Background:
Transfer RNA from uncultured Tenacibaculum sp., 75 nucleotides, folded computationally. The sequence was found in a public genome assembly. The prediction has a mean pLDDT of 82. Its Rfam family is "tRNA". About the family: Transfer RNA (tRNA) molecules are approximately 80 nucleotides in length. Rfam classes the family as a transfer RNA.
RNA sequence: GGUAGGUUAGUUCAGCGGUAGAACGUUCGGCUCUCACCCGAAUGGACGCAGGUUCGAGCCCUGCACCUAUCUCCA
Numbered sequence: 001g002g003u004a005g006g007u008u009a010g011u012u013c014a015g016c017g018g019u020a021g022a023a024c025g026u027u028c029g030g031c032u033c034u035c036a037c038c039c040g041a042a043u044g045g046a047c048g049c050a051g052g053u054u055c056g057a058g059c060c061c062u063g064c065a066c067c068u069a070u071c072u073c074c075a
Base pairs, nucleotide, nucleotide: 001071002070003069004068005067006066007065010024011023012022013021018055025043026042027041028040029039030038048064049063050062051061052060
């Protein structure tokens, strides 16, 4: 450098055009002699960046930046 996949909550990931979600975590409460477990509630996001298409974009298109895999070139 080429090709493919990926970038969404603190973490791991869903969501494949129509109000952004789950689990874990964190905080508070309940339960318990206490802790843990368990139960309830709360907490959470410029969906990598910039444009474009569309009535409407996390989702489609273009460029760029990173991550992973693989192939190739130079040394």